[in-house]
Molecule: SAH (S-adenosyl-L-homocysteine) riboswitch aptamer
Organism: Variovorax sp. PBL-E5
RNA sequence: CUGCCCGAGGAGCGUUGCAACGCUCGGCCUUGCCGAGCGUCAGGCUCGGGCCCCGGGCCGUAUCCACGGCGCGCCAUGCAACGACGCUCACCUGAC
Numbered sequence: 001c002u003g004c005c006c007g008a009g010g011a012g013c014g015u016u017g018c019a020a021c022g023c024u025c026g027g028c029c030u031u032g033c034c035g036a037g038c039g040u041c042a043g044g045c046u047c048g049g050g051c052c053c054c055g056g057g058c059c060g061u062a063u064c065c066a067c068g069g070c071g072c073g074c075c076a077u078g079c080a081a082c083g084a085c086g087c088u089c090a091c092c093u094g095a096c
Stems, first nucleotide, its partner, number of pairs: 003051007010089006018044001020040009043082001057070005
């Protein structure tokens, strides 16, 4: 970094259906790729933590190879940016 899991970004209901997923069919250069139809479908994004893997450092054990481990608590201060459409509620601010 990717993948997976968890949490947070206020919540509920409805509409549409891009990606993705499932099913069916067709095509092709057939361990797969592409297309069509149907169904599901608006936290898929960002931040934080974790798992796996890689690298580095430190500590402990050990004859060698090597193996194992690497945090906890308290105080103060501050805090995102975003997410199709409609409705309702919550929260914050301002005005009356």